A computed fold for a 235-nucleotide part of an RNA from a Chloroflexota bacterium, annotated as large-subunit ribosomal RNA, domain VI.

[in-house]
Context: one part of a larger RNA
RNA sequence: GGUGAGGAGGCUUGCGGGGUGGGGGAACCGCCGGCGUACCGGUUGUGAUGCCCGUCGCAUCGCCGGGUAACCAACGUUCCUCAGGGAUAAGCGCUGAACGCAUCUAAGUGCGAAGCCCGCCCCAACACGAGGCCUCCGGCCCACAGGGCUAAGGCCCCAGGGAGACGACCUGGUUGAUAGGGGGGAGGUCGACAGUCGGCAACGACUGCAGCUGACCCCUCCUAAUGGCCGAGCG
Numbered sequence: 001g002g003u004g005a006g007g008a009g010g011c012u013u014g015c016g017g018g019g020u021g022g023g024g025g026a027a028c029c030g031c032c033g034g035c036g037u038a039c040c041g042g043u044u045g046u047g048a049u050g051c052c053c054g055u056c057g058c059a060u061c062g063c064c065g066g067g068u069a070a071c072c073a074a075c076g077u078u079c080c081u082c083a084g085g086g087a088u089a090a091g092c093g094c095u096g097a098a099c100g101c102a103u104c105u106a107a108g109u110g111c112g113a114a115g116c117c118c119g120c121c122c123c124a125a126c127a128c129g130a131g132g133c134c135u136c137c138g139g140c141c142c143a144c145a146g147g148g149c150u151a152a153g154g155c156c157c158c159a160g161g162g163a164g165a166c167g168a169c170c171u172g173g174u175u176g177a178u179a180g181g182g183g184g185g186a187g188g189u190c191g192a193c194a195g196u197c198g199g200c201a202a203c204g205a206c207u208g209c210a211g212c213u214g215a216c217c218c219c220u221c222c223u224a225a226u227g228g229c230c231g232a233g234c235g
Base pairs, nucleotide, nucleotide: 002011003010023081024080025079026078027077028076033072034071039066040065041064042063043062044059045058046057047056048055049054084118085117086116091111092110093109094108139149140148141147142146153230154229155228156227157173158172159171160170161169178224179223180222181220182219183218184217185216187213188212189211194207195206196205197204198203
């Protein structure tokens, strides 16, 4: 503003303010979850370990129940999807002639959109107009059209990585915690083997918040990170 005589209530709608969702996008894994095939447990069939017990192999990881780290395009969480500025569209103006008036327009000038250009995020100086700033080295030798040794620094090599197709990137290389191992812890499984006790037995209880435990955290030089090479310039 519409509906309406008016009142109450409601619906719809334009503008402005506030809020909450939806949709779209991104990041992350503390929470809710997924995965988790070298973690733990249960369990079927069969084979093996002489037998029992205990273990192991195979059967989609045999099947089933859980589950650390990492990862996740999630069913999770957080954030953005603004504000503001510039130039404009239709439109609205100011001043103002041509045309003594009038006129937003001809000269001049202002406002005006979810739209356009910025603003936000990412890449980006092979931007050959190759930019800017900071820091380090700038020595020595010889047989001198050249060559050699080292410097700052770098490369190969090696131990590796929340990095990665390969290169690359990042960390470390004994003056060392880089990976493995070892110790401790967290977390996960869920109560080990054995013994004792109870039960005819299947089985249960106690010793015992036990045993086992991949990636996570801390510590520890036990193992492996041996070694080699390049590199001095314009003014």